Annotation: This is a predicted structure of a 35-nucleotide RNA (nadA riboswitch) from Terracidiphilus sp. The model forms 92% of the base pairs in the Rfam consensus. The prediction has a mean pLDDT of 80. Rfam family: nadA riboswitch. A reference for the family is Huang et al. (2020), "Structure and ligand binding of the ADP-binding domain of the NAD(+) riboswitch", RNA.

């Protein structure tokens, strides 16, 4: 750097953030794998 699976963090639980034409969408943050 690419990629996969996720949301730990949260004034119980759920909820990462933003954009958005609201969607099997896009960008980003973080964690753990793979290359």
């Nucleotide at each position: 750097g690419c990629u996969u699976u996720c949301a730990a963090c949260a004034u119980c639980c759920c909820c990462g953030u933003c954009c958005g034409g609201u969607a099997u969408g896009g960008a980003c943050u973080g964690a753990a794998g793979g290359c």